[in-house]
RNA sequence: GGUUGCAUAGCUCAGCGGCAGAGCAGCGGGCUCAUAACCCGCCGGUCGUUGGCUCAAUCCCAACUGCAACCACCA
Numbered sequence: 001g002g003u004u005g006c007a008u009a010g011c012u013c014a015g016c017g018g019c020a021g022a023g024c025a026g027c028g029g030g031c032u033c034a035u036a037a038c039c040c041g042c043c044g045g046u047c048g049u050u051g052g053c054u055c056a057a058u059c060c061c062a063a064c065u066g067c068a069a070c071c072a073c074c075a
Base pairs, nucleotide, nucleotide: 001071002070003069004068005067006066007065010024011023012022013021018055026042027041028040029039030038048064049063050062051061052060
């Protein structure tokens, strides 16, 4: 330098045009003599950024940013 993939909650990841979800973590409660485990509930997001297509975009298109893999080059 080229190609490809990824970017969504504090973490790990679903969702792939029609009101954003799960598990773990956190908080409250139950159970217990007590703690853990277990059970119930709650909290948590400008979906990487900027434009575009669309009645409608996390989802499709373009550019950019970051990360990863592969390929090539180099004195």
The prediction has a mean pLDDT of 83. The RNA shown here (transfer RNA) has 75 nucleotides and comes from Polaromonas sp. YR568. It matches the Rfam family "tRNA". Its family is annotated with triplet codon-amino acid adaptor activity in the Gene Ontology. Rfam classes the family as a transfer RNA.